A computed fold for a 360-nucleotide RNA from a marine sediment metagenome, annotated as Bacterial RNase P class A. Its Rfam family is "Bacterial RNase P class A". Rfam's curators write: Ribonuclease P (RNase P) is a ubiquitous endoribonuclease, found in archaea, bacteria and eukarya as well as chloroplasts and mitochondria. The prediction has a mean pLDDT of 76. The sequence is in RNAcentral, with records from MGnify.
RNA sequence: AGUUGACCGCGUGAUCGCGUCUUCCCGCGUUGGAAGAUGAGGAAAGUCCGCGCUCCGCAGGGCACGGUGCUGGCUAACGGCCAGGCGAGGUGACUCGCCGGAACAGUGCAACAGAGAAGCGUAUUGCCCCCCACGCGGGGGUGAGGGUGAAACGGUGCGGUAAGAGCGCACCAGCGCACAUGGUGACAUGCGCGGCUGGGUAAACCCCACCGGGAGCAAGGCCAAGCAGGAACGAGGGGCGGCCCGUCCCAUUAUCAGUUCCGGGUAGGCUGCGUGAGGCGUCGGGUAACUGGCGUCCCAGAUAGAUGAUCACGCCCGACCACAUGGUCCGGUGACAGAACGCGGCUUAUAGGUUGACUU
Numbered sequence: 001a002g003u004u005g006a007c008c009g010c011g012u013g014a015u016c017g018c019g020u021c022u023u024c025c026c027g028c029g030u031u032g033g034a035a036g037a038u039g040a041g042g043a044a045a046g047u048c049c050g051c052g053c054u055c056c057g058c059a060g061g062g063c064a065c066g067g068u069g070c071u072g073g074c075u076a077a078c079g080g081c082c083a084g085g086c087g088a089g090g091u092g093a094c095u096c097g098c099c100g101g102a103a104c105a106g107u108g109c110a111a112c113a114g115a116g117a118a119g120c121g122u123a124u125u126g127c128c129c130c131c132c133a134c135g136c137g138g139g140g141g142u143g144a145g146g147g148u149g150a151a152a153c154g155g156u157g158c159g160g161u162a163a164g165a166g167c168g169c170a171c172c173a174g175c176g177c178a179c180a181u182g183g184u185g186a187c188a189u190g191c192g193c194g195g196c197u198g199g200g201u202a203a204a205c206c207c208c209a210c211c212g213g214g215a216g217c218a219a220g221g222c223c224a225a226g227c228a229g230g231a232a233c234g235a236g237g238g239g240c241g242g243c244c245c246g247u248c249c250c251a252u253u254a255u256c257a258g259u260u261c262c263g264g265g266u267a268g269g270c271u272g273c274g275u276g277a278g279g280c281g282u283c284g285g286g287u288a289a290c291u292g293g294c295g296u297c298c299c300a301g302a303u304a305g306a307u308g309a310u311c312a313c314g315c316c317c318g319a320c321c322a323c324a325u326g327g328u329c330c331g332g333u334g335a336c337a338g339a340a341c342g343c344g345g346c347u348u349a350u351a352g353g354u355u356g357a358c359u360u
Stems, first nucleotide, its partner, number of pairs: 001359008010314007018039008026029001041336001045347002048345005053216004065212005070084005085099001086097004100207002106205002108201002125145001126142006154172006173197002175194003179190004220271004229262005234256001236250005278297008315334001316332003319328003
């Protein structure tokens, strides 16, 4: 000067305030009082994947649709992680890959330039041969040279030829096939054969292999005012502080006041909802992801949504003075952000700081 992991991400105290739980007290409050305990994150975020859980659906098979895509492993599962292979970049540590069908199963697509852009296709200028009335003419061969382009149908050399051409040969490059060796495998290495040279694109359709039922905690379960409905009883019922009188209201044979019961169920309440694919320590297995045994801990649960504010000291950063430690009636208030059923990942945001390994 870099590369790559791991970790922290304000601390302590005082005062006031808030949620939850436990215990106690009272005049028992769906909202009283006191004490104690406890109270956000590495991403709680985006909601992009994968699960648990719940309800609905479902004999079995297929089609369609969607997803994934090198190999082996891990896992509850994954589009995640680990290890490896191959390709690309970097002097290197290391990083990146949308990495199946080596695009001869089929179909499609490619601006501009260029004669011609995929078809055993093309011919502007060239090169060669023949004919000729010789003219800047005609016919044929060629794809080697020039030119265009991101890309022009292997490269170099020798032979060959009228001129040329994998037309033939040698070497090189690529491709295909076969064998051997190593590896679980992706693949690697070696050797031989075939003139095979058949471009790109599958994040175009498509093909192949594997996977996938739908909706979500506003899931779902329980309790249940009032109003309406049904059934039974029913002549009286209720207020005026207990009783009588009195008085007021409702009803008086019903299309009925009132009482009790019933089912569904609105408001509302409870639950789901905090012991879990859990955290920490330790000993084993494994290169690792991960996993087994033992011990230990209990660690937020709001529902219009608590987790905050002020002050002091310290820490950090900046400024200034010293320039060795340090100092200041100084400044910044100190990142990103904020649970809502839970968990595993990915992605994105993040002031400042600590630390391991490695490279040049």